Molecule: transfer RNA
Organism: Elusimicrobia bacterium RIFCSPLOWO2_01_FULL_54_10
RNA sequence: GGGCUCGUAGCUCAGCUGGUUAGAGUACCUCCUUGACAUGGAGGGGGUCUCCGGUUCAAAUCCGGACGAGCCCA
Numbered sequence: 001g002g003g004c005u006c007g008u009a010g011c012u013c014a015g016c017u018g019g020u021u022a023g024a025g026u027a028c029c030u031c032c033u034u035g036a037c038a039u040g041g042a043g044g045g046g047g048u049c050u051c052c053g054g055u056u057c058a059a060a061u062c063c064g065g066a067c068g069a070g071c072c073c074a
Base pairs, nucleotide, nucleotide: 001073002072003071004070005069006068007067010026011025012024013023019057028044029043030042031041032040050066051065052064053063054062
C1' cells in the first nucleotide's frame, strides 16, 4: 500500500429483510431479607448506536468518506 470482517450502556453482546419507545446479561445505586456479610427478591440511573455527509416521509439498519480494531496479502 491492497483486501475482508467489525465499531450499539462500564464490560460481553442482540437488534440483519429501514417503521410501535434502542434492548438483554453483567456491573453500579437504593430498598427488602440477615446480628453482620453473602445469596435471593423489588425498584432505579446510565446511550445523540465511533465521526462527517448522502438517500428517504422515516436511518443503529442502506450508500460514500474519515478514524479506530482484528485477520490476510504484498